Predicted 3D model of a 1426-nucleotide RNA (small-subunit ribosomal RNA) from an uncultured bacterium. The sequence is in RNAcentral, with records from ENA and SILVA. The prediction has a mean pLDDT of 84. It matches the Rfam family "Bacterial small subunit ribosomal RNA". Gene Ontology terms of the family: ribosome and structural constituent of ribosome.

[in-house]
RNA sequence: AGAGUUUGAUCCUGGCUCAGGACGAACGCUGGCGGCGUGCCUAAUACAUGCAAGUCGAGCGAGCUGAAUUCACAGAUUCCUUCGGGAUGACGUGUUGGACGCUAGUGGCGGAUGGGUGAGUAACACGUGGGCAAUCUGCCCUAAAGACUGGGAUACCACUUGGAAACAGGUGCUAAUACCGGAUAACAAUGAUGGUCGCAUGACUAUUAUUUGAAAGGCGGCGCAAGCUGUCACUUUAGGAUGAGCCCGCGGUGCAUUAGCUAGUUGGUGAGGUAACGGCUCACCAAGGCCAUGAUGCAUAGCCGAGUUGAGAGACUGAUCGGCCACAUUGGGACUGAGACACGGCCCAAACUCCUACGGGAGGCAGCAGUAGGGAAUCUUCCGCAAUGGACGAAAGUCUGACGGAGCAACGCCGCGUGAACGAUGACGGCCUUCGGGUUGUAAAGUUCUGUUAUACGGGACGAAUGGCGUAGCGGUCAAUACCCGUUACGAGUGACGGUACCGUAAGAGAAAGCCACGGCUAACUACGUGCCAGCAGCCGCGGUAAUACGUAGGUGGCAAGCGUUGUCCGGAAUUAUUGGGCGUAAAGGGCGCGCAGGCGGCGUCGUAAGUCGGUCUUAAAAGUGCGGGGCUUAACCCCGUGAGGGGACCGAAACUGCGAUGCUAGAGUAUCGGAGAGGAAAGCGGAAUUCCUAAUGUAGCGGUGAAAUGCGUAAAUAUUAAGAGGAACACCGGGUGGCGAAGGCGGCUCACUGGACUGUAACUGACGUUGAGGCUCGAAAGCGUGGGGGAGCAAACAGGAUUAGAAACCCUGGUAGUCCACACCGUGAACGAUGAAUAUUAGGUGUCGGGUUCCAACAGGGAUUAGGUGCCGCAGCAAACGCAAUAAGUAUUCCACCUGGGGAGUACGUUCGCAAGAAUGAAACUCAAAGGAAUUGACGGGGACCCGCUCAAGCGGUGGAGCAUGUGGUUUAAUUCGAAGCAACGCGAAGAACCUUACCAGUUCUUGACAUCCCCCUGACCGGCCGGUAAAGCGGCCUUUCUUUCGGGACAGGGGAGACAGAUGGUGCAUGGUUGUCGUCAGCUCGUGUCGUGAGAUGUUGGGUUAAGUCCCGCAACGAGCGCAACCCCUAUUACUAGUAGCCAGCGGUUCGGCCGGGCACUCUAGUGAGACUGCCGGGGAUAACCCGGAGGAAGGUGGGGAUGACGUCAAAUCAUCAUGCCUCUUACGGAUUGGGCUACACACGUGCUACAAUGGCGUAAACAAAGGGAAGCGACCCCGCGAGGGCAAGCAAAUCUCAAAAAUAACGUCUCAGUUCGGAUUGUAGUCUGCAACUCGACUACAUGAAGCUGGAAUCGCUAGUAAUCGCGAAUCAGAAUGUCGCGGUGAAUACGUUCUCCGGGUCUUGUACACACCACCCGUCAA
Repeated sequence: AGAGUUUGAUCCUGGCUCAGGACGAACGCUGGCGGCGUGCCUAAUACAUGCAAGUCGAGCGAGCUGAAUUCACAGAUUCCUUCGGGAUGACGUGUUGGACGCUAGUGGCGGAUGGGUGAGUAACACGUGGGCAAUCUGCCCUAAAGACUGGGAUACCACUUGGAAACAGGUGCUAAUACCGGAUAACAAUGAUGGUCGCAUGACUAUUAUUUGAAAGGCGGCGCAAGCUGUCACUUUAGGAUGAGCCCGCGGUGCAUUAGCUAGUUGGUGAGGUAACGGCUCACCAAGGCCAUGAUGCAUAGCCGAGUUGAGAGACUGAUCGGCCACAUUGGGACUGAGACACGGCCCAAACUCCUACGGGAGGCAGCAGUAGGGAAUCUUCCGCAAUGGACGAAAGUCUGACGGAGCAACGCCGCGUGAACGAUGACGGCCUUCGGGUUGUAAAGUUCUGUUAUACGGGACGAAUGGCGUAGCGGUCAAUACCCGUUACGAGUGACGGUACCGUAAGAGAAAGCCACGGCUAACUACGUGCCAGCAGCCGCGGUAAUACGUAGGUGGCAAGCGUUGUCCGGAAUUAUUGGGCGUAAAGGGCGCGCAGGCGGCGUCGUAAGUCGGUCUUAAAAGUGCGGGGCUUAACCCCGUGAGGGGACCGAAACUGCGAUGCUAGAGUAUCGGAGAGGAAAGCGGAAUUCCUAAUGUAGCGGUGAAAUGCGUAAAUAUUAAGAGGAACACCGGGUGGCGAAGGCGGCUCACUGGACUGUAACUGACGUUGAGGCUCGAAAGCGUGGGGGAGCAAACAGGAUUAGAAACCCUGGUAGUCCACACCGUGAACGAUGAAUAUUAGGUGUCGGGUUCCAACAGGGAUUAGGUGCCGCAGCAAACGCAAUAAGUAUUCCACCUGGGGAGUACGUUCGCAAGAAUGAAACUCAAAGGAAUUGACGGGGACCCGCUCAAGCGGUGGAGCAUGUGGUUUAAUUCGAAGCAACGCGAAGAACCUUACCAGUUCUUGACAUCCCCCUGACCGGCCGGUAAAGCGGCCUUUCUUUCGGGACAGGGGAGACAGAUGGUGCAUGGUUGUCGUCAGCUCGUGUCGUGAGAUGUUGGGUUAAGUCCCGCAACGAGCGCAACCCCUAUUACUAGUAGCCAGCGGUUCGGCCGGGCACUCUAGUGAGACUGCCGGGGAUAACCCGGAGGAAGGUGGGGAUGACGUCAAAUCAUCAUGCCUCUUACGGAUUGGGCUACACACGUGCUACAAUGGCGUAAACAAAGGGAAGCGACCCCGCGAGGGCAAGCAAAUCUCAAAAAUAACGUCUCAGUUCGGAUUGUAGUCUGCAACUCGACUACAUGAAGCUGGAAUCGCUAGUAAUCGCGAAUCAGAAUGUCGCGGUGAAUACGUUCUCCGGGUCUUGUACACACCACCCGUCAA
């Protein structure tokens, strides 16, 4: 930083999509470790259980415990004993005592912090900056002063009442740092007087009058006591700090299809209330207040620091952390208090849950865990107060789900590992393969190492230092060496995490890799499977038998403990454009004007300082981001420092903008002279024409059309003449891209009224201008209204006639609204220059309209110049191109309107307007990946121009009717093998199906095979001959039987065997090669360089002529070249030379009279080499060209005639059955062999032919003249036989020698005489011939007999332009035999062509339109059906 996608291709417009980043995420597959973070986004749903706010006995009374202690009783044990007792006195009982400690109550402080959530809230809620002279503030700090004297209760407790309980009540007793009274004090409050200050209300201060307070308490030290003293608590005042309250400027949201809202509402006076200002509340008075700069309403939403993204401007978000706000089941309320209208307080109401003895009660997890539910989805009913912080306390300490930690989760970020080095035979395996190999891949194995993490064992932290206590000092307070306070040193002691981090040792590569993608975008390719199926897909799109796009595998690419998918946001998207877009044709200029608000605004001077610029101060919390450092082994993370941003205040500058003042005249306007005009509106007048009425003339038609008919007309039309009625519109015009108007629009003439523009003059005003949301006016046609008027022509609707398959149309005959007038509506249009208005500026040329000045001139006219209007061409410039170009779509400025993919849709709903029709405003759901503009190349057109072709026309002969032949379709069949299908399939593949061919069918039969290569064994052959058997083959048997050698063998052949393989006329001509058809022997198709165009492309190749031709000439931004055309090649027409056998015979000789022989090569001919024709010559035309017309000469004249030769390409044209070939399929068969059948069927349809229908003929007789070919498994003469097909014998000939071989039409003579015939020959019968193993299915020919249809062919259609059509015969290929077919050959031998207008077909060039490009057999609209 871009890319894909509209087209055959191009440029543009324009949408859609992708690549990036982020996440409180979820889902799929997978999962080694650690650190740091994060974790109900949904149901502000309901909650079991436990915990989350207590503390102080150093405030108080009381109670409990009860140590030391007192006394009494009793008395174990032990000692002494005079046995009576004495002493001792444990345990115990009662009593005294009250330390340490505990506590319900009372009292104090705290439960307003901390913690949670985001429902509500569009608000001074939040952010930011200010203000409070309009305020409060517990605990804390500083300073000053004080703490005097009294009193009455009450809880607890005791007794008792009610109740299930919760709890409530009664009587009696008692204390306080609980409560209350009095004194004292002003610095507190109020009033008065004076002074100082402030932007205002007012504030501060001095004096004076009045009013108001406390705990004499607790704990220590000294002291007999009184008292002194310390400390904590307390009271008052002032100040501070902290926190809170209120007010204001500015800022941040969607809808106008929400336009009006408001009654305590807005303000005032007075009062009340509050900590405090205030309609905060109340009484009275006034009628205000807000709003297009968006009030009100509705919807949505906690706000911010910040987070994500982005180059930035922005856009989106508001989890965690931090600030503020709001809330605590829902709604309401106050109490207490410094602070609440209070999450774990109270009261009321509601819903829900629980308890109940039914009378009543209890509760509030949006605290931490946890449960249910909802959901795609979000954790432990953990440990500890060791640290930090908080409440209480003098303190020890207690409490603390705040917090510190641990647990769970790859949810995120960061780090580490899953090994490293060497290692080629490039192993095995996998995959691919052209079978050679390639790849996986140094990858593995192997060798040598290392030891992070994990495992085991051992050691083992930092976080801890305070406070308090003890010891020893120092200092302060104090009367005090006491107490107390402060401080220094030392000592003892305190860890939830945790035996954790970390360190060490040990062994071993051991335990640790997946996910996605691989057609393009986008890095990465092959095989198999599948066969528009299964499936993929973000967009384009892939899949219908060779899928790099589906699935799998191998390989590769990317990322990596993750990888993909989904969702959301930003980006790319300049695709809402401030930065940074547009509006002639792509979406988009309002139909036109006037004009309020608003925006913008000429030339000077002075002032001001709002905008603007600079400086200083202040604020912008911390965290975060940027930069520089530091600490964890690194990083994430954490810490320190520094920058950055917006706001406010003050001071300054004065160019520009604004504001104020004062001038100017270039903008604008006024005045005045003049001319132009279909400008407007009213009245009057005019002629032509149509129609109608009347009269006349006149008679059978008129009218209308492509042709007709409806219609009118003998009741007199049409036509013609005259007079009249009525309505509407104004012909001709040097009527004109002429004029006027803002647009719509305006056209006979006259008169009066009236608007605007223009030229000149430069007298006046002095920026008065411009644009213009809303608003208002005007606004074609159609339409609507009026107890309206008018109505000639025209003419929706309607009727009739035609056309047509139909014709609700086009055409014709009629005809009503309407068109006209008046008044009132409507308010639209391709209302268009598809181009908003204004101003300035930027080469020219040429018309035209109305003016001015000036020159020539002086009637006209012409030239130059100037401002205004209206056209064309054109430079620069612009534009996607087309095009625009002083009348801009150029260059700039100002203002307004409008656009943001196509469809849905200018539709629906709502609203406004309208009598209605409808107009204006104006969506969404859903759906597509395009829709579109301009230009290019083709193709096409029942578009145009030009040209060609047996295309038509002019002719000749056919086909279509008959019979037969042949091919095809169809049908039939066991099979009727397959292919060919408009032209360009159909006498085509097939130059020849009885068997074979043969691919088809039925039967039989073989399985390494009929054919090829390789291996092993046997044999010596193979071939051939014979026999059996069969429908035949297969099968069985017999006979015969190689070459070479170094003797091992080898070569060859046959048989047998095993597998690799053979084989397939099986499929795909839409996988292919090759070959062929066709457009078309049409004149076209291209390239290089240059030039033009952003480009596709164009030019050349177009144009003017000409040609059969892109043939040639001329011109030209083209110049050249290639493939085609033509020529070169072959045959043919004339001729020369050479040659002369197998050809020929003029002259000579011979002759059996046959070029037969000698001879000759003159001629014919043969076959080689040449010549000849080139518009070369003449005349005319043409442009002095190319070329055309005519002529001469010539055998031939304008490519002489014919052939071969087929450009780039088109038709997925034909052929896998000529051949070759990829892939697929079959493999005891879809292969091979064999017998028989079929391809020859037959109701029918079509194509191509043959023979005819007759006299231009048939038949008979006897005669004449070719060319080109073939011949050895051949052609076969002569002679003989047969009516004949043919047979017998057999000469010659591998051919200019012999032979097929007779040419036929023709000419001559004879006959037939118009008929189903002496035409025609189908069909059938009989008898034969030939080929062949074999003519039944199924050959050809012959003889005799039979003698069908058919008398010239409907619609339609084919061929042919000269040696051609027509007609006549001959030959060849194939082939044993079998042509009416095919390919060749010669004989006889015409007619016609004005011409390209029309019409059909095909083709070429130029041009034009196109929404076609699979290209008109296109595309596409509507209805109906499936």